The RNA shown here (c-di-GMP-I riboswitch aptamer) has 92 nucleotides and comes from a Bacillota bacterium. The source organism's lineage runs through Bacteria, Bacillati and Bacillota. It matches the Rfam family "c-di-GMP-I riboswitch aptamer". Its family is annotated with cyclic-di-GMP binding in the Gene Ontology.
């Protein structure tokens, strides 16, 4: 120095929830609070999912305005995985 990952030893981070806030939505910020996490630190190139504004059926309904199904990512998730860079510590 790598590999590992402890009944160590400082710290880290922050799920559900509420409450603000942005977004058409997933989903993202803040502020509380800890489920948990040895990369839960960064990155959206591989593969999952997750959402359908906006498009497309010469869709269904309907005088018509209008409403509502399917499908689709340029949106989204890194706490899904799996790859890729960086980091604390040092027991076996």
């Nucleotide at each position: 120095g790598a590999a590992c990952g402890a009944g160590a030893a400082a710290g880290g981070c922050a799920a559900c929830c509420c409450g603000g806030u942005u977004g058409a939505a997933a989903a993202g910020c803040c502020g509380g609070a800890a489920c948990g996490c040895a990369a839960a630190g960064c990155c959206a190139u591989g593969g999952g999912u997750c959402u359908a504004a906006g498009g497309u059926c010469u869709g269904u309904u309907g005088u018509a305005a209008a409403a509502u199904g399917a499908c689709u990512a340029u949106g989204a998730c890194a706490g899904c995985c799996c790859g890729g860079c960086u980091g604390a510590c040092g027991a076996a």